[in-house]
Context: one part of a larger RNA
RNA sequence: ACCGGCGAGUUACGUUAUGGUGCAAGGUUAAGUCAGAAAAGACGGAGCCGGAGCGAAAGCGAGUCUGAAGAGGGCGAGAGAGUAUCAUGACGUAGACCCGAAACCAAGUGACCUACCCAUGACCAGGUUGAAGGCGUGGUAAAACACGCUGGAGGACCGAACCCACGUGAGUUAAAAAUCGCGGGGAUGAGUUGUGGGUAGCGGUGAAAUUCCAAACGAACUUGGAGAUAGCUGGUUCUCUCCGAAAUAGCUUUAGGGCUAGCCUCGUGUGAAUGAUAAUGGAGGUAGAGCGCUGUUUGGACUAGGGGCCCGUCAGGGGUUACUGAAUCCAGAUAAACUCCGAAUGCCAGAUAUCAAUGCACGGGAGUCAGACUGCGAGUGAUAAGAUCCGUAGUCGAAAGGGAAACAGCCCAGAUCACCAGUUAAGGUCCCCAAAUCUAUGCUAAGUGGAAAAGGAUGUGGAGUUGCGUAGACAACUAGGAUGUUGGCUUAGAAGCAGCCACCAUUUAAAGAGUGCGUAAUAGCUCACUAGUCGAGUGACGCUGCGCCGAAAAUGUACCGGGGCUAAGCAUAGUACCGAAACUGUGGAUGCAUAUCAAAGGAUAUGCGUGGUAGGAGAGCGUUCUGAGAGCGGCGAAGUUAGAUCGAGAGGACUAAUGGAGCGCUUAGAAGUGAGAAUGCCGGU
Numbered sequence: 001a002c003c004g005g006c007g008a009g010u011u012a013c014g015u016u017a018u019g020g021u022g023c024a025a026g027g028u029u030a031a032g033u034c035a036g037a038a039a040a041g042a043c044g045g046a047g048c049c050g051g052a053g054c055g056a057a058a059g060c061g062a063g064u065c066u067g068a069a070g071a072g073g074g075c076g077a078g079a080g081a082g083u084a085u086c087a088u089g090a091c092g093u094a095g096a097c098c099c100g101a102a103a104c105c106a107a108g109u110g111a112c113c114u115a116c117c118c119a120u121g122a123c124c125a126g127g128u129u130g131a132a133g134g135c136g137u138g139g140u141a142a143a144a145c146a147c148g149c150u151g152g153a154g155g156a157c158c159g160a161a162c163c164c165a166c167g168u169g170a171g172u173u174a175a176a177a178a179u180c181g182c183g184g185g186g187a188u189g190a191g192u193u194g195u196g197g198g199u200a201g202c203g204g205u206g207a208a209a210u211u212c213c214a215a216a217c218g219a220a221c222u223u224g225g226a227g228a229u230a231g232c233u234g235g236u237u238c239u240c241u242c243c244g245a246a247a248u249a250g251c252u253u254u255a256g257g258g259c260u261a262g263c264c265u266c267g268u269g270u271g272a273a274u275g276a277u278a279a280u281g282g283a284g285g286u287a288g289a290g291c292g293c294u295g296u297u298u299g300g301a302c303u304a305g306g307g308g309c310c311c312g313u314c315a316g317g318g319g320u321u322a323c324u325g326a327a328u329c330c331a332g333a334u335a336a337a338c339u340c341c342g343a344a345u346g347c348c349a350g351a352u353a354u355c356a357a358u359g360c361a362c363g364g365g366a367g368u369c370a371g372a373c374u375g376c377g378a379g380u381g382a383u384a385a386g387a388u389c390c391g392u393a394g395u396c397g398a399a400a401g402g403g404a405a406a407c408a409g410c411c412c413a414g415a416u417c418a419c420c421a422g423u424u425a426a427g428g429u430c431c432c433c434a435a436a437u438c439u440a441u442g443c444u445a446a447g448u449g450g451a452a453a454a455g456g457a458u459g460u461g462g463a464g465u466u467g468c469g470u471a472g473a474c475a476a477c478u479a480g481g482a483u484g485u486u487g488g489c490u491u492a493g494a495a496g497c498a499g500c501c502a503c504c505a506u507u508u509a510a511a512g513a514g515u516g517c518g519u520a521a522u523a524g525c526u527c528a529c530u531a532g533u534c535g536a537g538u539g540a541c542g543c544u545g546c547g548c549c550g551a552a553a554a555u556g557u558a559c560c561g562g563g564g565c566u567a568a569g570c571a572u573a574g575u576a577c578c579g580a581a582a583c584u585g586u587g588g589a590u591g592c593a594u595a596u597c598a599a600a601g602g603a604u605a606u607g608c609g610u611g612g613u614a615g616g617a618g619a620g621c622g623u624u625c626u627g628a629g630a631g632c633g634g635c636g637a638a639g640u641u642a643g644a645u646c647g648a649g650a651g652g653a654c655u656a657a658u659g660g661a662g663c664g665c666u667u668a669g670a671a672g673u674g675a676g677a678a679u680g681c682c683g684g685u
Stems, first nucleotide, its partner, number of pairs: 001685006011094013026049003032043003053060002063075004097235002100232001104225006115199009124189001126158003129154001133150006162186003166183005201217001203213002210219001238620006248261005262368002264365007273358001274356005280349003288341001289339002294335003298331004305324002307321005371396007379388002401412003416588004421584003427578003430563003436575001438574006449565001455549002459546004464541005476533005482506003487501003512527001516525002589610009621674001623671007631663002639658005645652002
């Protein structure tokens, strides 16, 4: 891992509701007794519930309590159904659907491991060093002292046994639940070790590490209390039918738990009391707008006051201003906590109309209290977040199908079943891939389409405004572009062209006291301006469609799903077609309502339904056993294997083989009653 078996809402006693049955203003016995093989039966009226309530009570009583009260008020009567038992749902008390702690307590068992201690034994190759002391000689007044010999001390030295475990390698489903290899430390000591004994868990022991106390120790192990408790996790076994949620509010030592309400279901009652839309009548202060109020705020006008300056007999005076400036006026803004105004929606009401078929009350049973995204309206945040928190609608949750390449929350659409029938939705129609290489008119040249901003640009299309133009424009070419004059000033110089001032006049077709280059200054080139050649458009500006640049990222093209496309891209208009479990067709099943028939369930028709998690309700299948009835079986029971059979399903037959002795069916009843999951338990492979 697989297969097989086992494996979870039970039982007792109460309460309550519903249903069945008996009796009924009553209902019913309990213990026990009699009898009895057992069951059934007979007796047993104690007790319990109901039939009357009110009051704390005495008590009174269709009333009673309060009260001074014939008042008022409260609770009752008026308005009679209970009770016993069985079944089912739920709850309470019990282990109470099952498995699961870490822990707590009690009584015991452990010091053969290990810690420390006590008693008594044992062990430490070999080598080195050479302390004190002693002796001798020298030395001294005597000593001290020096040298030599002797001596054999030491938590001394080197190093086996022995003890330890510092480094490293191996091993890591090991040879081993701590080892092996190579090195390492101690090795006469606070040494090592044998045997016997002691200390016990609210404890011991500890050269102290929460160390050790039998491979486990921040409190050992065994058994018991014990099925501790678990607002937590996991699991909870057959089928079909009807309906079908919630992730909210309030309170909570409450926040992943609960209680009540909300939302679901079933029953009874009521009987349209309900919802949507339209018309009608209302309340309101949002969006917007506005500035009359409250605040904020820009410019101007006017100006009290203040500041500066000046005059001044230094007075409580006068003048003035590139300063400041309240109020007022004009113009322009701004606000969730501003409003002179003010919608659309929404909300409320209800005689009426249409559509739907709800609504409410009481009672039984729940589940839900972690919600998610999308559009719209707000807050928080950074007008960040697949962020967070409200409101509102939708979807998911609990919804399959088609589209979006893939994709709970987006778009279309809500799957009763069958069909090798049809029509459509969203979305599509070159190929992958079902259907247009469809029609018409434009646009795009960027593979834009098929990712992005400020900003930039003679890209290109459309529609405008405004100049110039056959009295010849724009561009190009030819020619002119002059004179007073080198204007004046300045300057070394300043001659159109360093700078300052002025910017006239003449000749002209036209020509600036000069647009740029240039020179030291001149010169030179050029422009404005003009004529000629040419012969029809040519400039400026704003609006708009589609494009361009701006444009760098990490595994691999990789920002169309791919191929590929110049349309198979974009815009507008149109006609076909494809396309879903939608709609239609045909046939069937089933729920509810209505009608008819039958009248006992039922049959037929019509209409409306039949996705579904938690959950409520209903109807069934199968297993084991029991009562009754009727049966099968050595001419082959159960079980097993196989098969093209029946039923909507759980499931049921039949046949053949195997097997070799018991077993179905009908009906009623009782349950150790259904397995895929619980890191389930046991066994097998």

This is a predicted structure of a 685-nucleotide part of an RNA (large-subunit ribosomal RNA, domain II) from Lactobacillus gasseri 202-4.
It matches the Rfam family "Bacterial large subunit ribosomal RNA".
The coordinates come from a structure-prediction model, not an experiment, and the mean pLDDT is 86.
The source organism's lineage runs through Bacteria, Lactobacillales, Lactobacillaceae, Lactobacillus and Lactobacillus gasseri.